[in-house]
Model confidence (mean pLDDT): 77 of 100. A computed fold for a 357-nucleotide RNA from a Spirochaetota bacterium, annotated as Bacterial RNase P class A. The gene name in the source record is rnpB. The model forms 93% of the base pairs in the Rfam consensus.

Formats: sequence, structure tokens, C1' cells
RNA sequence: GGAGGGGGGCACGCGGCCGCGCUGGCCCGCCGCAAGGCGGGCGGUGAGGAAAGUCCGAACACCGCAGGGCAGGAUGCCGGGUAACGCCCGGGCGCCGCGAGGCGACGGAAAGUGCAACAGAAAACAUACCGCCCGGCGCGAAAGCGCGGGGUAAGGGUGAAAUGGCGGGGUAAGAGCUCACCGCGCCCCCCGCGAGGGGGGCGGCAGUGCAAACCCCAUCCGGUGCAAGACCAAAUAGGCAACCGUUCGAGGACGGCCCGUCCGAGGUUGCGGGUAGGUCGCAAGGAGGCGUACGGUGACGUGCGUCCAAGAUAAAUGGCCGUGUAAACAGGAUUCGGCUUACGCUCCCCUCCCGUU
Repeated sequence: GGAGGGGGGCACGCGGCCGCGCUGGCCCGCCGCAAGGCGGGCGGUGAGGAAAGUCCGAACACCGCAGGGCAGGAUGCCGGGUAACGCCCGGGCGCCGCGAGGCGACGGAAAGUGCAACAGAAAACAUACCGCCCGGCGCGAAAGCGCGGGGUAAGGGUGAAAUGGCGGGGUAAGAGCUCACCGCGCCCCCCGCGAGGGGGGCGGCAGUGCAAACCCCAUCCGGUGCAAGACCAAAUAGGCAACCGUUCGAGGACGGCCCGUCCGAGGUUGCGGGUAGGUCGCAAGGAGGCGUACGGUGACGUGCGUCCAAGAUAAAUGGCCGUGUAAACAGGAUUCGGCUUACGCUCCCCUCCCGUU
């Protein structure tokens, strides 16, 4: 210098002008008996690392629920963490990478069913296309050629996959036929909590693969989501009740009252349900942040100290100027813990290659 691997941090700062939401800070004004409400000023405060996808796990709320089972879904090596998880940490095994490291639904294929395209002789039932080897017959002087029989799975060829691999022996040629090593299966010993690892012995070697195919086994799981749900509550219409009234006239119209005239069968009050609207849920909170000590390899836990006011509802964070290299992806909507996806800048550690000293 180049190519990579792992981890952390930030997400704009400062100044000026204008503007927005909230305010459980102060002050002022108005309304109200009061509680309080409304408005204004000053101050304070105001999106994210992913607020996103809505994919998991919870809190919370309502509904359901004796117990058990079926169906359905999820998960699936071992140990640990956690409120919980399909998340995280540590470990095992397998695969990828020269390496730093990365990835893995990683239980069961001798319970059953199913599938294995194309190619290939043959895809789990058994076999033989080319080849190799040994006889027979025919032709030929011979080499050899043709027909037919048998042996073979070494070699070639097909395939994602071909009945353990490689080598020595053996054989007509071959073959776990035999032997060594490796692999595989069973048994024993040692190490490990465990997944598993190491060693020894035995077996000549078996039903190839696919379970993110059905399925089997084990574990877990009730449903719906803050438009959950709780409370307050108009106008209009309808419901129920009481009272008043229908030639003994309630009530209404004619300018407010009286008289009068006309119309006239309904009128008044209360209760209850629902709707608009409002309040809460919902923000001074919590499985909370930071620091520190201790325990732990770690995820994390415990103690102590300290800090913490976004809370909207058609939805507030913005705009302009100056300056500094000033950038990306992108914005709340019940709240947390994760995963995944999008993305700019920067720092640290590590690996490999090249060059110089």
C1' cells in the first nucleotide's frame, strides 16, 4: 500500500431571526360560590438506531375456561441466561474460508406411506451399455472376425446420488475373497454435568438419499388486541313510568302581560339504553438509564450511589442566514424484550498478500 474479518461510538455543534406540540414551573387577564376552566407572556422540554417490517416473546385489557383428549400451530445438538422467547451467551458436531473468522430447523429414514426429474443397462426392485476373462461352434494359413453360453463389477460411460474408500495379496478376469490403514456398526474402559471426545477389542460391512414430503417422537401453546377496555355524556328519534288533559279544553298561535279570537289531542316531568363529543387507559416512569464494587469465561445477576417531564389525535420537532469538511437511511401513536431489513461517518483490534528498512 492492497484485500478482508470482528467489535464499539456518533447521528450534527455553535450564533441570529421566524414558527409548532406539551408543561403536574412562575406571572398576568377573564369566567366561576368553589373545585376548576379558558387565554396570554416568560422559562423548561420535545422522535430513532432503526421510531420501519409487524416476524417472534411478554406486560396490560376484555372474552372464554372442572379435568382430560382430538384437531391445529410452533420449536427440535448440549449446558446456561432471562419475566418470557423462535432471543442471547458458552460449548459440541458438521460445512465454508490459506487465515482472522463465518454459517447450520443440527430428533427419527430397521413404524408406515411417498418421491428420486433428465441422463443412464440399472435409482432400491434388482440388474450389465461399453469393457475384461473362460469355454463352445463357424470362417480364416494366421492375426483375427462373427454367433451363442458362462463368469465379473476392477476400468469406462450416465447421474445430485451407483451397493464403503485406497493400496498390497489373490484370481482366468475379478470381487471384503483376504490383509493393513481409514470409515462404519456393536461392546468395554477413561475424560466430560452434558452434547460429545479419546483409547482398546470384536464384526467383513448392513435397508442409498430426501422428514423447510406426509408422518412418528418430545416439549410448549385458549382467543382477540389500546379501534383492548373503563367512565362522563348532548341534540334528534324511539322505549318505560308518573302526573295533567281530550264538550270541566292540557297545550299552541296572534309582539311581553291581561282580555279576546282561532287551532286543538296530546302535553309535562323523571328513568334507562345507545350515538356525536369528552375524560381516562397514556407518559413523575420502570423487567428504566448511567457510574461503581462484587460474583460469573460470558449472556447476566446482586449491592450501593446517582439521574430521568416528548405524549400528539389529523396528529407538534420545522424554515432561513452565518460558521464548522456537515453528510446517509428515515419519523412516534399502549408499553417493554428481541429478530430482520434500510443506511452515512468514525474509532479500535485482528488476518492474508505485496513492497521498503
Background: The RNAcentral record of the sequence draws on ENA.